[in-house]
RNAcentral holds the sequence, with entries from ENA. This is a predicted structure of a 75-nucleotide RNA (transfer RNA) from Kordia antarctica.
RNA sequence: GGCCACGUAGCUCAGCUGAAUAGAGCACUGGAUUUCGGCUCCAGCGGUCACAGGUUUGAAUCCUGUCGUGGUCAC
Numbered sequence: 001g002g003c004c005a006c007g008u009a010g011c012u013c014a015g016c017u018g019a020a021u022a023g024a025g026c027a028c029u030g031g032a033u034u035u036c037g038g039c040u041c042c043a044g045c046g047g048u049c050a051c052a053g054g055u056u057u058g059a060a061u062c063c064u065g066u067c068g069u070g071g072u073c074a075c
Base pairs, nucleotide, nucleotide: 001073002072003071004070005069006068007067010026011025012024013023019057028044029043030042031041032040050066051065052064053063054062
């Protein structure tokens, strides 16, 4: 350098056959329970879906470019 895959919450990921309030688990915060803590239960918080542009009535999802990560090919 060519090609391929990936980038979604603090972390690990789902959703990618375009359809309408973006989700789960863990973590965190508050409460219940407990002498206190843990476990358990209840509630809550948290994301401009890497960035920019395009297509569309509608984009996390499709297209293009850029950036980053990983893999692979080349003598």
Description:
The coordinates come from a structure-prediction model, not an experiment, and the mean pLDDT is 82. Its Rfam family is "tRNA". Taxonomically the source falls in Kordia (Bacteria, Flavobacteriia, Flavobacteriales, Flavobacteriaceae).